The RNA shown here (SAM riboswitch aptamer (S box leader)) has 103 nucleotides and comes from Listeria fleischmannii. The model forms 94% of the base pairs in the Rfam consensus. The sequence is in RNAcentral, with records from Rfam and Ribocentre. Its Rfam family is "SAM riboswitch aptamer (S box leader)". Its family is annotated with regulation of gene expression in the Gene Ontology.
């Protein structure tokens, strides 16, 4: 990088630096944001994917390895139902994201 696989509506923020953008990508909303975007350190939490631990189809637990810490993966997009139609709802894809194998 790419392939398969599980999850993805739950949870959890101070501070220093920095000093304008940030929410993955492209579109159209929405929101955050000088009361300080991103980014990067500290320290603090959250979470059982893996490991390791048990009385083991289960079960606990942050000790290892990740991983996360505004909003549903912020919401739609492409299709499929409900509906005269809008609206609004439901579900399948597509793309992400995280893990655990594998090539």
């Nucleotide at each position: 990088u790419u392939c398969u696989u599980a999850u993805c509506a739950a949870g959890a923020g101070a501070g220093a630096u920095g000093g304008a953008g940030g929410g993955a990508c492209u579109u159209g909303g929405c929101c955050c944001u000088g009361u300080g975007a991103a980014a990067u350190c500290u320290c603090a939490g959250c979470a059982a994917c893996a490991g390791a631990c048990c009385u083991a189809c289960g079960g606990g637990c942050a000790c290892u390895g990740u991983g996360c810490u505004a909003a549903a993966u912020c919401c739609a997009g492409c299709g499929a139902g409900c509906g005269c139609a809008a609206a609004g709802c439901u579900u399948g894809g597509c793309a992400g994201a995280u893990g655990a194998g594998g090539a």
Its mean pLDDT, the model's own confidence on a scale to 100, is 87.